[in-house]
RNA sequence: GGGGCUAUAGUAUAGCUUGGUCUAGUAUUGGCCCUUGGGGUGGGUCAGACCCAGGUUCAAAUCCUGGUAGCCCCA
Numbered sequence: 001g002g003g004g005c006u007a008u009a010g011u012a013u014a015g016c017u018u019g020g021u022c023u024a025g026u027a028u029u030g031g032c033c034c035u036u037g038g039g040g041u042g043g044g045u046c047a048g049a050c051c052c053a054g055g056u057u058c059a060a061a062u063c064c065u066g067g068u069a070g071c072c073c074c075a
Stems, first nucleotide, its partner, number of pairs: 001074007010028004020058001030046005051067005
């Protein structure tokens, strides 16, 4: 220098090539509550995320372009 893959709550992950249901789902973590003599376990509830910018579209986490970061391959 060229090419490929990936980026979603604190952590892990589904959803993406089928664009559309409401408030982006699930597990775990955290707050509160119930259960207990107390704790653990269990249950309920709440909070928390689409890497950044632009474009296409009535509508974008999803499609397109550029950028950033990580990993891999070639030179």

The prediction has a mean pLDDT of 81. Predicted 3D model of a 75-nucleotide RNA (transfer RNA) from a Candidatus Woesearchaeota archaeon. The RNAcentral record of the sequence draws on ENA. Rfam family: tRNA. Its family is annotated with triplet codon-amino acid adaptor activity in the Gene Ontology.